The RNA shown here (SAM riboswitch aptamer (S box leader)) has 122 nucleotides and comes from an Anaerolineae bacterium.
RNA sequence: CUCUUAUCCAGAGCGACAGAGGGAACGGCCCCGUGAAGUCGCGGCAACCUCCUUUUCCGGUUCAGGCGUUUCUGCUGGGCAAGAAAGGUGCCAAUUCCGUCAGGUUUUCUGGAAGAUGAGAG
Numbered sequence: 001c002u003c004u005u006a007u008c009c010a011g012a013g014c015g016a017c018a019g020a021g022g023g024a025a026c027g028g029c030c031c032c033g034u035g036a037a038g039u040c041g042c043g044g045c046a047a048c049c050u051c052c053u054u055u056u057c058c059g060g061u062u063c064a065g066g067c068g069u070u071u072c073u074g075c076u077g078g079g080c081a082a083g084a085a086a087g088g089u090g091c092c093a094a095u096u097c098c099g100u101c102a103g104g105u106u107u108u109c110u111g112g113a114a115g116a117u118g119a120g121a122g
Stems, first nucleotide, its partner, number of pairs: 001122008013042005021031003025100004043092003048088003052083003056079005063074004096114001101111004
């Protein structure tokens, strides 16, 4: 960089440096010298991936022990869910700020497109 896939109406700051832009594009509408973007320090939010714990379900005797038998207990592999939050990202104005395209029961609703983030693959 490309492809696939999940989520996107919640949540989350204070300093220092810096000095005019920023909110992806475009059109709106907003934020901003009462300090934008960016960098650094400390902090926080979240639960996508890794790891951990627990419940439950399905297995494992070329795992162990018990039992007269249908089996029981432990351990172990995998799935779902819940919890925790150490690591890997990410994020900390406004629904992804709203719209862009299509449809409908049409002052709005639904689904796309595009974008962002994570994971996997090339």
Its mean pLDDT, the model's own confidence on a scale to 100, is 83.